Notes: This is a predicted structure of a 160-nucleotide RNA (Lysine riboswitch aptamer) from uncultured Dysosmobacter sp. Its Rfam family is "Lysine riboswitch aptamer". From the family's description: Riboswitches are metabolite binding domains within certain messenger RNAs that serve as precision sensors for their corresponding targets. NCBI's taxonomy places the organism under Bacteria, Bacillati, Eubacteriales, Oscillospiraceae, Dysosmobacter.
RNA sequence: GAUAGAGGCGCGGUAUCCAUCAGUACCUCCCGCAAGGCCAGGCAGCCGGGGAAGGGAAAGGGGCCACCGCCGAAGUGUCCAGACAAUGCCUGUUGUCCGGUUGCUGGGUCGGCAGAGAAGAUCUGCCGGACUGUCACAAGUUUUUUUGUGAAGCGCUAUC
Numbered sequence: 001g002a003u004a005g006a007g008g009c010g011c012g013g014u015a016u017c018c019a020u021c022a023g024u025a026c027c028u029c030c031c032g033c034a035a036g037g038c039c040a041g042g043c044a045g046c047c048g049g050g051g052a053a054g055g056g057a058a059a060g061g062g063g064c065c066a067c068c069g070c071c072g073a074a075g076u077g078u079c080c081a082g083a084c085a086a087u088g089c090c091u092g093u094u095g096u097c098c099g100g101u102u103g104c105u106g107g108g109u110c111g112g113c114a115g116a117g118a119a120g121a122u123c124u125g126c127c128g129g130a131c132u133g134u135c136a137c138a139a140g141u142u143u144u145u146u147u148g149u150g151a152a153g154c155g156c157u158a159u160c
Stems, first nucleotide, its partner, number of pairs: 001160005008071001010070005017063002026055003030051002033049001036047003039092006074105004079100002082097005106132002109129008134151007
């Protein structure tokens, strides 16, 4: 360097179902009360706002399970570029997606904090705990395991 593998509540994707979103948006109808709404600012433009009754979602974010692809699987932060959306234009901002770049994380899990989120769901980061796989060292066992300490996937095992 190539090929093949292992870790386990392992990782990602897709579809069904389920709850949430939400009795919200919206629709119909009634009242005829009073100035606001469309991401921020400017200009322009558009829409009447509120309440009652009847009807009543979806996207996004999740959970379970199955299937598919996998074992830096993948996730996430920085920077650069692009597409789309938030009424149009200008200047910004935010969100989603995508490509590149570089940093971090062995893995899941539990707790705390912070951020995202409509959310007490869930996700991400950091810190801590025990667990688990790998390797190194030391001690025991005495022949294949036990204990302790340490390290990190740029790792480990097998073959060439």
The sequence is in RNAcentral, with records from MGnify.